[in-house]
A computed fold for a 373-nucleotide RNA from a soil metagenome, annotated as Bacterial RNase P class A. Its mean pLDDT, the model's own confidence on a scale to 100, is 77. Its Rfam family is "Bacterial RNase P class A". Rfam links the family to the GO terms ribonuclease P activity, dimeric ribonuclease P complex and tRNA processing.
RNA sequence: CGGGUGGUCGCUCGCCGGCGGGUUUUGCUCGCUGGCGGGAGGAAAGUCCGGUCUCCAUAGGGCAGCAUGCCGGCUAACGGCCGGGGGGAUUCGCUCAAAGCGAAUUUCACGGAAAGUGCCACAGAAAAUAUACCGCCGGGAGCUUGGGCGCGAGUUCGAGUUUUCGGUAAGGGUGAAAAGGUGCGGUAAGAGCGCACCGCGGGCGGAGCGAUUCGCCUGGCAAGGUAAACCCCAUGCGGAGCAAGACCAAAUAGGGGAGGAGGAGCGGCCCGCUCCGUUCAACUUCCGGGUAGGUUGCUAGAGCCUGGCAGCAAUGCCUCGCCCAGAGGAAUGAUCGCCGCCCUUCGGGGUACAGAAACCGGCUUAUAGUCCA
Numbered sequence: 001c002g003g004g005u006g007g008u009c010g011c012u013c014g015c016c017g018g019c020g021g022g023u024u025u026u027g028c029u030c031g032c033u034g035g036c037g038g039g040a041g042g043a044a045a046g047u048c049c050g051g052u053c054u055c056c057a058u059a060g061g062g063c064a065g066c067a068u069g070c071c072g073g074c075u076a077a078c079g080g081c082c083g084g085g086g087g088g089a090u091u092c093g094c095u096c097a098a099a100g101c102g103a104a105u106u107u108c109a110c111g112g113a114a115a116g117u118g119c120c121a122c123a124g125a126a127a128a129u130a131u132a133c134c135g136c137c138g139g140g141a142g143c144u145u146g147g148g149c150g151c152g153a154g155u156u157c158g159a160g161u162u163u164u165c166g167g168u169a170a171g172g173g174u175g176a177a178a179a180g181g182u183g184c185g186g187u188a189a190g191a192g193c194g195c196a197c198c199g200c201g202g203g204c205g206g207a208g209c210g211a212u213u214c215g216c217c218u219g220g221c222a223a224g225g226u227a228a229a230c231c232c233c234a235u236g237c238g239g240a241g242c243a244a245g246a247c248c249a250a251a252u253a254g255g256g257g258a259g260g261a262g263g264a265g266c267g268g269c270c271c272g273c274u275c276c277g278u279u280c281a282a283c284u285u286c287c288g289g290g291u292a293g294g295u296u297g298c299u300a301g302a303g304c305c306u307g308g309c310a311g312c313a314a315u316g317c318c319u320c321g322c323c324c325a326g327a328g329g330a331a332u333g334a335u336c337g338c339c340g341c342c343c344u345u346c347g348g349g350g351u352a353c354a355g356a357a358a359c360c361g362g363c364u365u366a367u368a369g370u371c372c373a
Stems, first nucleotide, its partner, number of pairs: 001369001003339007011039013041353001045364002048362005053241004065237005070084005085110001086108009111232002116230002118226003133172002135168015180198006199221001200219008245296004255287005262276005303322002307318004340351004
């Protein structure tokens, strides 16, 4: 991007006509009919987020609840988009290698763990007031054994082993995570115990709108992780939705006002008869609410498109041209050719995901095939 192009028959909306009916009329309206024009999507979907519009509620503020969460920008707005910063992962280069630096790709739910509470399975000594299993080191005791000395009981110097008291946190081992890392010194053995570098905290200064970054000074180093656990902080949020809402308005049954002694039926008139009534009244008339039904909201818009300008970009501004579904149980279809693509037993078969319902901006999900990086 998401089949192309024709024929025939239909559907729906609009415009222009014809014929007939209703109506007092230019007109309006109903039915039939002719011509011309418009008629699903990139997601029309999920209804997740944000708006327009409408009604209801609303002094202001708060609680509760929900959502968002590095910085700057864009926008009507957003939880969206663009740009930037920082962290992680992978690969490559510099390098003997590690660390570090640089680059590319990719990813992040990226405020706070020094307010408080909770949790951290298994393994492990210990999962947070640190601790000590093995190991290492020192002292004591027992046993075994070797050497020296002694006539001898024994004594002394070692070695091994068991045990006990203490030191240690380098090493081993466990774990997703172990109380800064590497190296040198130091020590009985060790340890930020000391030092260098790296990391971290604090202060000052430079750069930047800012996130942040760079440099210097300083502190031996405190504060394990978890907030997609409660929670804290900051910011935002009233509710319902086009079946919103507005207008017109039968029949029947209620409501209110006025008139009212009569009214209605038996084909017309009279008589007569019957029925409903005679003041809380039949009946007539007016008004109002409201149901069915109809109209509107309803599609010219944060619109599409051409060119230019500003901006890294998202996007904005100017400009040429354009009008592009508007139904209401709901149209947008059916069929026959040709072409494209796929499969083929060569007869033929198939051609994705999917169907507007007031509208718009996003996100997410589905998608055969083709094209580009």